A computed fold for a 1498-nucleotide RNA from an uncultured prokaryote, annotated as small-subunit ribosomal RNA.
[in-house]
RNA sequence: AGAGUUUGAUCCUGGCUCAGAUUGAACGCUGGCGGUAUGCUUAACACAUGCAAGUCGAACGGAAACGAUGGUAGCUUGCUACCAGGCGUCAAGUGGCGGACGGGUGAGUAACGCGUAGGAAUCUGCCCAGUAGUGGGGGACAACCAGGGGAAACCCUGGCUAAUACCGCAUAAUCUCUACGGAGAAGAGGGGCUCUUCUUGAAAGCUCUUGCUAUUGGAUGAGCCUGCGUGAGAUUAGCUAGUUGGUAGGGUAAAGGCCUACCAAGGAGACGAUCUCUAGCUGGUCUGAGAGGACGAUCAGCCACACUGGGACUGAGACACGGCCCAGACUCCUACGGGAGGCAGCAGUGGGGAAUAUUGGACAAUGGGGGCAACCCUGAUCCAGCAAUGCCGCGUGUGUGAAGAAGGCCUUAGGGUUGUAAAGCACUUUCGGCAGUGAAGAAAAGCUUAGGCUUAAUACGCUUGAGUCUUGACGUAACCUACAGAAGAAGCACCGGCUAACUCCGUGCCAGCAGCCGCGGUAAUACGGAGGGUGCAAGCGUUAAUCGGAAUUACUGGGCGUAAAGCGCGCGUAGGCGGCUUUGUAAGUCGGAUGUGAAAGCCCCGGGCUCAACCCGGGAAUUGCAUUCGAUACUGCAGAACUAGAGUAUGGUAGAGGGAAGUGGAAUUCCGGGUGUAGCGGUGAAAUGCGUAGAUAUCCGGAGGAACACCAGUGGCGAAGGCGACUCACUGGACAAGUAUUGACGCUGAGGUACGAAAGCGUGGGGAGCGAACAGGAUUAGAUACCCUGGUAGUCCACGCCGUAAACGAUGGGUGCUAGGUGUUGGGUAGAUUUAACCCCUUAGUGCCGAAGCUAACGCGUUAAGCACCCCGCCUGGGGAGUACGGUCGCAAGAUUAAAACUCAAAGGAAUUGACGGGGGCCCGCACAAGCGGUGGAGCAUGUGGUUUAAUUCGAUGCAACGCGAAAAACCUUACCUACCCUUGACAUCAUCAGAACUUGUUAGAGAUAACUCGGUGCCUUCGGGAACUGAAUGACAGGUGCUGCAUGGCUGUCGUCAGCUCGUGUCGUGAGAUGUUGGGUUAAGUCCCGCAACGAGCGCAACCCUUAUUCUUAGUUGCCAGCGCGUUGGCGAGGACUCUAAGAAGACUGCCGGUGCUAAGCCGGAGGAAGGCGGGGACGACGUCAAGUCAUCAUGGCCCUUACGGGUAGGGCUACACACGUGCUACAAUGGUCAGUAAAGAGGGUUGCCAAGCCGCGAGGUGGAGUAAAUCUCAGAAAACCGAUCUCAGUCCGGAUUGGAGUCUGCAACUCGACUCCAUGAAGCUGGAAUCGCUAGUAAUCGCGAAUCAGCAUGUCGCGGUGAAUACGUUCUCGGGCCUUGUACACACCGCCCGUCACACCAUGGGAGUGGGUUGUACCAGAAGUAGGUAGGCUAACCUUCGGGAGGCCGCUUACCACGGUGUGCUUCAUGACUGGGGUGAAGUCGUAACAAGGUA
Repeated sequence: AGAGUUUGAUCCUGGCUCAGAUUGAACGCUGGCGGUAUGCUUAACACAUGCAAGUCGAACGGAAACGAUGGUAGCUUGCUACCAGGCGUCAAGUGGCGGACGGGUGAGUAACGCGUAGGAAUCUGCCCAGUAGUGGGGGACAACCAGGGGAAACCCUGGCUAAUACCGCAUAAUCUCUACGGAGAAGAGGGGCUCUUCUUGAAAGCUCUUGCUAUUGGAUGAGCCUGCGUGAGAUUAGCUAGUUGGUAGGGUAAAGGCCUACCAAGGAGACGAUCUCUAGCUGGUCUGAGAGGACGAUCAGCCACACUGGGACUGAGACACGGCCCAGACUCCUACGGGAGGCAGCAGUGGGGAAUAUUGGACAAUGGGGGCAACCCUGAUCCAGCAAUGCCGCGUGUGUGAAGAAGGCCUUAGGGUUGUAAAGCACUUUCGGCAGUGAAGAAAAGCUUAGGCUUAAUACGCUUGAGUCUUGACGUAACCUACAGAAGAAGCACCGGCUAACUCCGUGCCAGCAGCCGCGGUAAUACGGAGGGUGCAAGCGUUAAUCGGAAUUACUGGGCGUAAAGCGCGCGUAGGCGGCUUUGUAAGUCGGAUGUGAAAGCCCCGGGCUCAACCCGGGAAUUGCAUUCGAUACUGCAGAACUAGAGUAUGGUAGAGGGAAGUGGAAUUCCGGGUGUAGCGGUGAAAUGCGUAGAUAUCCGGAGGAACACCAGUGGCGAAGGCGACUCACUGGACAAGUAUUGACGCUGAGGUACGAAAGCGUGGGGAGCGAACAGGAUUAGAUACCCUGGUAGUCCACGCCGUAAACGAUGGGUGCUAGGUGUUGGGUAGAUUUAACCCCUUAGUGCCGAAGCUAACGCGUUAAGCACCCCGCCUGGGGAGUACGGUCGCAAGAUUAAAACUCAAAGGAAUUGACGGGGGCCCGCACAAGCGGUGGAGCAUGUGGUUUAAUUCGAUGCAACGCGAAAAACCUUACCUACCCUUGACAUCAUCAGAACUUGUUAGAGAUAACUCGGUGCCUUCGGGAACUGAAUGACAGGUGCUGCAUGGCUGUCGUCAGCUCGUGUCGUGAGAUGUUGGGUUAAGUCCCGCAACGAGCGCAACCCUUAUUCUUAGUUGCCAGCGCGUUGGCGAGGACUCUAAGAAGACUGCCGGUGCUAAGCCGGAGGAAGGCGGGGACGACGUCAAGUCAUCAUGGCCCUUACGGGUAGGGCUACACACGUGCUACAAUGGUCAGUAAAGAGGGUUGCCAAGCCGCGAGGUGGAGUAAAUCUCAGAAAACCGAUCUCAGUCCGGAUUGGAGUCUGCAACUCGACUCCAUGAAGCUGGAAUCGCUAGUAAUCGCGAAUCAGCAUGUCGCGGUGAAUACGUUCUCGGGCCUUGUACACACCGCCCGUCACACCAUGGGAGUGGGUUGUACCAGAAGUAGGUAGGCUAACCUUCGGGAGGCCGCUUACCACGGUGUGCUUCAUGACUGGGGUGAAGUCGUAACAAGGUA
């Protein structure tokens, strides 16, 4: 520090997710040791049991218990009982101090509660310092005793008694308070010692310490007040009667409406009052670069609370956790009459919960309470226990060790890996175990003693030193030592990308995984297991949560033309901001100083535990606040001045600016009249409609309403909406030039307010045209639409509402600055001239292009989206939703403000490449058109589908399957079916044994096969053996036309013989990409030329290859025969001239001429030529597309079968047949059929072959055997054609199917199931509907011939030649293709994408008659305890008294306040509710097709 994820790819916007750190955690798996820290986050839920606050006998009366001593008694001489408060001590009680600290919790509290900085009107026990004092009396009450009540708790009555308990009195002011008049008020205890008096007790004195009283000051602690800071919500906007202030009084420790009475009517609030929800606050903790964000466990400070609510008492301090009273809920005891209780102290229990420990030890240390002290108490605390809960440290061994062991896993079977890992050898012993040794935490106190102080004192006491005596819960501790032995000690997660780490097996969209993207449908590095690897490690993962990454709320540090986002537009309040000069001030600002900012923590330095965590010391920091002293540039404030901003005045200019009144012409419609006749109108085509009752058309006249052609212009005006005939008056604003004047008067603008298109609403008018709704006619599958004919609201006017629009420049307003060019509108200065145009400059608008700059790009660019400042508004993923609820506005429609649950991983912007379009342009092709011939109808052949079947084997399926694989299914082929057989197998290799191999015959069987039988003993040899073959048994293995062409290779089809497809370098672009390859011409062609930020190149095109067309050279056999010779007329000799054959050459290149074109490329015409512009034909098929075809040609991964899915045999099937389709053949006839005659091919095949002549047969054929391994022989007669004859338009002398009979040939065998021949039979069919195919020249059409396959079988296929046409104007249309361009929401690419209703399931949510809870307001009732006031009832020790009583006090009663409770009525919130509304989600439901292309009506 970033990464993944929207796309085919790109850039951007934007969300989601991940990597990090952290935790009082929990869960899963695992678990050796130690140190250290931490441990109910939930029910402030309820609590059994024990403990957590006592202490003082040096305050007191005393003596229940224990002990010692003494005595007495019983007496087993050490026990019991008794006596002695004389002693140690001490229960209960009086009294003092402490129970207000310490400990717990976070319910409440949004507050002066907390934090920080200050303040004045206060108190403060114990403590410190100072001053003064501590005299003399009195009366009680507990305990105790007696009696009584009660179950208990406890209580009552009477009597005795002490005090540091209580109460007066005296005394003291030079004390305190004061409102300056005066007023106020306390108190005599204890210990120790000494001697004296008298002695039963005691008294007195001295002394010190302690206590007490009053008071001053301090310290500490506490109370009160104030500034600032400290959550959310405006869908909470109004709140407040003790409320705000004053006066008087009361009250408090203290100021104060704190309380009361009276008076006034204030007070706080948009800088957010009130209300609602949430929350203890802080130091700090976590995170972060920081700023921030989240949190507030442990530790520390403050606050609040103590079962819930209320209340006071005591006290220095409480309205009191382990005190009291009352009310309530709950629990317990009860004798039913009454009582008791409060773990949010430490343990512990139940409950809740994902979840959180022992009913431990000790006061040894630190601290606290009491005490003179010893000491006692202390669940504070220190320790221990439990828990991997966190942090830190250590260990589980070290070295060596290659035969790279075995085993595992993988494998291309060679090997690789686990892996120096193990074993083995040599060492070590931390930790743990066992045994031993053993610090520190301890300082004191006490006792003895020596100085000093105090004192009359050598007592006592204090202090310093010495000695002595002890004090440890932890603790079987830390640390150290010895001993034995590698011995006791490794797991968890992950391995598709992010993200380090890969293979095998299993599974087969199943099971499952998943943080995001996403994996899994038979080869899963993503599921599960294994091997291996990676990471961390006594832990590792998961979950939850916080911060970070996230600049994704942006102060630091974001945006708003199109991604989310500028209010529709003005005016203007508060607020914010504000020109120039100067003076003052010093609020902001800056600097210094001081105080504070607790400690701990963080950071730095140093130190202590062996290190570290941890702990200790010091420093820094604490960014803040306050006070004070300075500075004065800037801002503010105050004063004075200025004119550049902004206004005002004067005279001008342009204008659809506004509202009002009036006027005008054209047109539509209607009405009246004339002319006139059969149609008009409307559409893609029609129909509805109008018209013989006279329309439309045309002329004249009239009526009425609305809108204003041309001018007219990216022209003008207005804030925007908007404004368009003309005239008049009224009225707003703008602009230019100059002069004068005011003197910052300015800009923006939350709320507020005015205006605000269309539609709509209300009332009243008006209504020509147009025209929602509606009606009819069409279209259509439907057509509630588009089109047509009508037509109501409305559109118009007046007045009043509504307040919204893609109210758009999708661009808020203001000011300044930053190149230009060119139009146009209004104004102005100067120039010159022909006075009307021109031109230079300037100013205000309004357009286009463009620099810098900006922008994701598109684009913007002085009219900014540039550079800056000021102010306002708005945005924060998509959907849900601009919706619900609530509020406000409105007559309504609705507007405005405006969520959440839930759901998705995207939604989106700009640009790119493709593809597509019922977008555009250009071009090509037997694509159409022009022609010729077919198919589709018939019969048959063949293939396919379907059906059938035991099987009808399998594959091919739009073009690009269907006479296709198959260039030959009777058996075989053959893969299918049935039946019968074989199991190392029909075939390959290896190992063992035996044997020649092989073969004759017979029998059984459908055969395979089986049994028996005859013959046979081989070849080579270096004599060891070897090669080939056969058999047997066994194991490795064979075998499979079994599956997957969607695992593959290879081969093939197709677009398409279409002209395209790319690369290097350069350039442009952030990038995908572009350029080149586009453009202008041209071509069959990305063919070539020109131009050009491109220059070149490659694969394609073309050419090179074959063939054909011409000629030449060479060569003449089997080919040829012109001339010559011979001849039986078949030919032979001779010949190379010709044909031909087959080798090599030549030839054609737009080369030449003319025209045209740009001078080019080229095109057109011509000459020559056998051939002319690619001469004809073939082979040749770019990058790629279709998961195209083929696992059944072959090869091959994986899977499957292994006495069978392998192998053999026989028979059957592939040949079936209501039907449908494709491809063909033959026809329907006279351009023909039949008969007879005549002529001329090419290219092939042939030895298991082709087969001649001759003979036989009507014929298929038979016989025969010559020739021929072929330019020789043969297949082999070419047919159409031509010349004759006949048939004469008919189901025929057409047509030949079908069937009967008889044959031939091949073959082991023609039944299923061959071909052919002859005789007989003689079906359909008379030119084929919609539709559709081929072909542009030696082509179509037509005619025959050959070959492969093959025993036989050809209408198929592949070749060959013969005869031999017609037509092409042209590119509008159909199909396909190429290039450019345009739009796109498509990219699986239009067979795309995608919308809404309905139906089904689930989810959350709104409404809802209501129902049930919670909080709370208000009015009233009620009124416990308590305090205060009153008191006529009762009681009453101290003091006073005149002895009567009084003062004072207590009880009772009563008044006020008030908790709980109750009643009525509201607000608000939560839950629930028949039914109901929409919303969301959900592989394959229904209906349509709204959007994306001109999406078919933009």
The sequence is in RNAcentral, with records from ENA. Its Rfam family is "Bacterial small subunit ribosomal RNA". Its family is annotated with ribosome and structural constituent of ribosome in the Gene Ontology.